Bacterial RNase P class A from an uncultured Gallionellaceae bacterium, 291 nucleotides, folded computationally.
The coordinates come from a structure-prediction model, not an experiment, and the mean pLDDT is 79.
Its Rfam family is "Bacterial RNase P class A". By type it is a ribozyme.
It was read from a public genome assembly, where an Rfam model found it.
[in-house]
This record gives sequence, C1' cells and structure tokens, in this order.
RNA sequence: GAAGCUGGCUAGGCAGUCGCUGUAUGGUUCGCCAUAUAGAGGAAAGUCCGGGCUCCGCAGAGCAGGAUGACGGCUAACGGCCGUACGCCGUGAGGCGAGGAAUAGGGCCACAGAGACGAGCGUAUUAAGUUACGGUGAAACGCGGUAACCUCCAUCCGGAGCAAGGCCAAAUAGGGAAGCAAUGGCGCUGCUCGCGUCGCUUCCGGGUAGGCUGCUUGAGCCUUGGGGCAACUCAAGGCCUAGAGGAAUGACUGUCCACGACAGAACCCGGCUUAUCGGCCAGCUUCUUUU
Repeated sequence: GAAGCUGGCUAGGCAGUCGCUGUAUGGUUCGCCAUAUAGAGGAAAGUCCGGGCUCCGCAGAGCAGGAUGACGGCUAACGGCCGUACGCCGUGAGGCGAGGAAUAGGGCCACAGAGACGAGCGUAUUAAGUUACGGUGAAACGCGGUAACCUCCAUCCGGAGCAAGGCCAAAUAGGGAAGCAAUGGCGCUGCUCGCGUCGCUUCCGGGUAGGCUGCUUGAGCCUUGGGGCAACUCAAGGCCUAGAGGAAUGACUGUCCACGACAGAACCCGGCUUAUCGGCCAGCUUCUUUU
C1' cells in the first nucleotide's frame, strides 16, 4: 500500500418561517390561546419462534397432533445466544452444521449391469444354485446407503388473542320459525374420560356499532466497579425516551457535506430471518514493497 474477517457506533447536519400530536404551567368569552418540553427504526418489515398481560377457568388425565435432538453453560423462556469437541469450506483471520436409532418394521437408491433383498449372466464343479472364480458398479449369495422419507427412542408443549378484556351511555321487536331436551344441550382447541353449568343450536327479521379505559416505568437504558474465556450476572450511581385513534413529526427557503439507501410505531418485550446508500472506530488475517 492492497485485499479480506469479526464486533461496535451512526443513518444527513445547521439556521429561519409556517403547520401537527402528547404532557406540564398559566389564561380563558370554555370555542380555545400562550409558553416550555418531548415526539418512528436498525430493521419499526416478515408474523417465523419464545414470553409478559387478558379471558376461557377454580381446575385435570389419556390419545391424537406438534416441536427439539453432541456436551456444558446463559436467559423469564426459546427452535435463541456463548463456549468446547467433531465434521465440511477457506492459504488464513473465520464461516456453516440438518447432530439419538439402519439387527423393530416399511419405503427409496440415477448410470452401468443379467440382477440392487424371495435377484443369479459367463466358466468350472456338484446328486442338488452344491461349491469356486470372472464381468458391471461406490456397493452383488448381503451385518451396503438413506431417517431435512415414514417410523422408533428421549425430552418438551392447554387454547384463543388488545378486533384480548373492563366500564358507561343509548336504541330496539323481553320479534318469528325449526330442532335437541337430563339416557340431553353447552363450555373446557380435535377425540375419549372427567369436571362445571342449566338451557342450548340453526335460520329469517329488527336495533346499536357512541364514549372512556386497557395505552406506556419497562424481564427498560446509560456509567463505573467486582465475577466469568464468553454469553451474561452482581453492586452502586444516574436517566425517563411516541402513545396516534382512518391514524400525529410535514411543507418551504438558505447553507454545509459523506449528496442520504432500505424504509413509518398501533399492547409490550427477547430472538431469528429478509431488505439496505454511505460514513466512522477497534481488533485480527493474507499478499506485495521498503528498512
């Protein structure tokens, strides 16, 4: 100097003029106004896993079904993460892994070959495909391969979901028909048992779909120190960082520059996967050149 690997930070900045939402304070003619302050992401995406929370519900057993699969650890938990071994790829830093069982059983195995699980071509041999050799092929008188094929084994798993759920107000037709009816109906994902309850199911017709809440202080974040290879954990101190409700952060001007991609929260969190223009930092690897 070039090319890479791993991890972390950032995701246009500044100024001005209008505009939007939450909160606090003050004012108000109760319509609203003024000031201050905060206001989309590293993936908010996919809805793929795991949970928190709510309801079924006071709560169960079995079967079915599903998931995982070396060993040890982390975590609320996981199919996640970290470490170690083994295997594969790479010169290397590193990256990936689908990981128990093929004598419980079944299925499948291209081409070549007579034939890939009751098979049997050629030569020799024998009472006899009885015995031996040869050819094809990775493998042929079978204890071959394959289970990200079915399956078996071990372990684990209630269900539904903020359109969950709770409260208030209002309106209508406490309408009509059919069916089951305690040996029954309904609920507990599917089935069986069991438990609970006393009504339930289907169709036609009518009314309402309004307001409040759930709704943001969290398994939260940052700094320092201890423990640990690490994931992470313990202690102390500090911080508060969106809650819209058909959906809020937008528009314009000037300027700087690295010229801005992928892309917008909707109950919340931990992961994984996918998309992606750039900029910066740290550690490590290989090559070339010079000393």